[in-house]
Context: one part of a larger RNA
Molecule: small-subunit ribosomal RNA, 5' domain
Organism: Dyella nitratireducens
RNA sequence: GAUUGAACGCUGGCGGCAUGCCUAACACAUGCAAGUCGAACGGCAGCACAGGUAGCAAUACCGGGUGGCGAGUGGCGGACGGGUGAGGAAUACAUCGGGACCUGCCCAGACGUGGGGGAUAACGUAGGGAAACUUACGCUAAUACCGCAUACGUCCUACGGGAGAAAGCGGGGGAUCUUCGGACCUCGCGCGGUUGGAUGGACCGAUGUUCGAUUAGCUAGUUGGUGAGGUAAUGGCUCACCAAGGCGACGAUCGAUAGCUGGUCUGAGAGGAUGAUCAGCCACACUGGGACUGAGACACGGCCCAGACUCCUACGGGAGGCAGCAGUGGGGAAUAUUGGACAAUGGGCGCAAGCCUGAUCCAGCAAUGCCGCGUGUGUGAAGAAGGCCUUCGGGUUGUAAAGCACUUUUAUCAGGAGCGAAAUACUACCGGCUAAUACCCGGUGGGGCUGACGGUACCUGAGGAAUAAGCACCGGCUAACUUCGUGCCAGCAGCCGCGGUAAUACGAAGGGUGCAAGCGUUAAUC
Numbered sequence: 001g002a003u004u005g006a007a008c009g010c011u012g013g014c015g016g017c018a019u020g021c022c023u024a025a026c027a028c029a030u031g032c033a034a035g036u037c038g039a040a041c042g043g044c045a046g047c048a049c050a051g052g053u054a055g056c057a058a059u060a061c062c063g064g065g066u067g068g069c070g071a072g073u074g075g076c077g078g079a080c081g082g083g084u085g086a087g088g089a090a091u092a093c094a095u096c097g098g099g100a101c102c103u104g105c106c107c108a109g110a111c112g113u114g115g116g117g118g119a120u121a122a123c124g125u126a127g128g129g130a131a132a133c134u135u136a137c138g139c140u141a142a143u144a145c146c147g148c149a150u151a152c153g154u155c156c157u158a159c160g161g162g163a164g165a166a167a168g169c170g171g172g173g174g175a176u177c178u179u180c181g182g183a184c185c186u187c188g189c190g191c192g193g194u195u196g197g198a199u200g201g202a203c204c205g206a207u208g209u210u211c212g213a214u215u216a217g218c219u220a221g222u223u224g225g226u227g228a229g230g231u232a233a234u235g236g237c238u239c240a241c242c243a244a245g246g247c248g249a250c251g252a253u254c255g256a257u258a259g260c261u262g263g264u265c266u267g268a269g270a271g272g273a274u275g276a277u278c279a280g281c282c283a284c285a286c287u288g289g290g291a292c293u294g295a296g297a298c299a300c301g302g303c304c305c306a307g308a309c310u311c312c313u314a315c316g317g318g319a320g321g322c323a324g325c326a327g328u329g330g331g332g333a334a335u336a337u338u339g340g341a342c343a344a345u346g347g348g349c350g351c352a353a354g355c356c357u358g359a360u361c362c363a364g365c366a367a368u369g370c371c372g373c374g375u376g377u378g379u380g381a382a383g384a385a386g387g388c389c390u391u392c393g394g395g396u397u398g399u400a401a402a403g404c405a406c407u408u409u410u411a412u413c414a415g416g417a418g419c420g421a422a423a424u425a426c427u428a429c430c431g432g433c434u435a436a437u438a439c440c441c442g443g444u445g446g447g448g449c450u451g452a453c454g455g456u457a458c459c460u461g462a463g464g465a466a467u468a469a470g471c472a473c474c475g476g477c478u479a480a481c482u483u484c485g486u487g488c489c490a491g492c493a494g495c496c497g498c499g500g501u502a503a504u505a506c507g508a509a510g511g512g513u514g515c516a517a518g519c520g521u522u523a524a525u526c
Stems, first nucleotide, its partner, number of pairs: 001526004006522005013373006019366002021331001026329003030326003035076003040073002043069002047067003051062004083284003092209007101201002106197004111192003114148001116146002123138006154163003168189006176183002210256003217247003222244008259281004263274004286307005309320004337363001339362003345359001346357004376406004386397004412462005420453001426446007470515005475496003481510005491498002
């Protein structure tokens, strides 16, 4: 000099854009943060409406018939998104390679979607329990579950052969049939096996990745083989047997420290330091362990066990996990609102309408940082008053003020007016599908709704200099000097050093210098 996720002191007008628990991976009150689908299913607790009964009416009762829908079965999603950096020095990360693998949803190809069965929740009845919850009996549905049939691919094979599948739902409809429910046709969404792709992931190898030798030897599943098991898959990954190997001064082992990278800061560079925000990867989710489900987890807001802690209890037994967003206590020099909206972007579910979304977009707080603007402009010598200094003549503050003439950025008030919104819906035409001008799909055109921010940005107008300057320093380094007070005291200090009666170095005042909505100090890095 540059820099910072900074803090502290004094001061503080506005805007834009960023950033904001670096400490206790300490403990957490409260609310919210993952749901959705009735176009899979049986149904109907609640709401609304047809309809019915009674009544003159008000109204009362009934009412799955309809819109819908609590709880339940079922599907998909809760493995993403969000947080944190405890652990980990290699099972990590970065780069370059490899072959023995898996991949829901998505895309493309060819094939199929036939016919049956038995249950079970909800519900009802009867109980148990303070609660959490739970037991028995009975009824019922499915895209829930299980056989049978079939097998283009697929898998196994001793090459003879063998094994293995599915589910329906909705829209529309001319003939024909009909038990008047529908069958049937067609379209869409699904479902099954399979091939390829895409995406995502798993595994293996090489090289690189902090300090310590006041850590020198380490290792028995250890190193390799054979066989088996296990896995999506290779492999001591696991096991039985056999062999005795494997690593190490090119630093094994042990100890300490640490998330890694793209990057960031600095520097002419080489390098040094660092890893907040943003992006990629990894690890973790009260502590330790375990598996289940699933395409995917050994799963932050799932389950089980053990432990610590907290809470409820009728003392028998139960409940919980903010390193999600806010917020509280605590720790600390120190770090924000228990805000708004799904309008946009993105995600989950759904045919869709839509619902959910503390992701996200916004707003609030903080000079925490960077950038921009302002706090007036011109004129004005009687060089006013006051202050300070003085050799008492004057000098200086100083065109500074006052006065006069202007301007109105910003602030305040009033008015106007955009972008972020384009789609999905709906509709017309054309094309495809089709028996079809229904339906559905694609294209083109038309076209309506939807804004948290927001009393927004921006523009116009109004009045009025009105609403706005401090901080540090002035011995040398280092730009800037005098007086008074003090008297090795009080104090200053980054280094040299000042202060013991004339202190440009302490304290104050006047003056000056430097930066400026900041200025200094401290800490840290180059």